[in-house]
RNA sequence: CGUUAACCGUUGGGGUGCCCUGUUGCAGGGCUGAGAGGCAUCGCGCCAACCCAUCGAACCUGAACCGGAUCAUGCCGGCGUAGGGAACGGUCUACAUUUGGGC
Numbered sequence: 001c002g003u004u005a006a007c008c009g010u011u012g013g014g015g016u017g018c019c020c021u022g023u024u025g026c027a028g029g030g031c032u033g034a035g036a037g038g039c040a041u042c043g044c045g046c047c048a049a050c051c052c053a054u055c056g057a058a059c060c061u062g063a064a065c066c067g068g069a070u071c072a073u074g075c076c077g078g079c080g081u082a083g084g085g086a087a088c089g090g091u092c093u094a095c096a097u098u099u100g101g102g103c
Stems, first nucleotide, its partner, number of pairs: 001100002006091005011053004017031006037047003059084003065078004
């Protein structure tokens, strides 16, 4: 100088992929990310961390999608002004708070 809420409590919603090696029921390592964890089951699941809660891109459908990268993968972008998707209370009272840039 712009920007917009922020914090607390409780409650709820969500995802957990890809690759390499080995002694392959499992263990170790690597990639991206806020998060790729643990336990158990024939299967359904439970807990923890993290993120998100209508100001809703947390996350799901479309999707065994399209383009570009990669050893590989929603890894990046498109799709997306698409369709779904989980909240109440309190504090503060905007000269605050959050956040980006500059000095």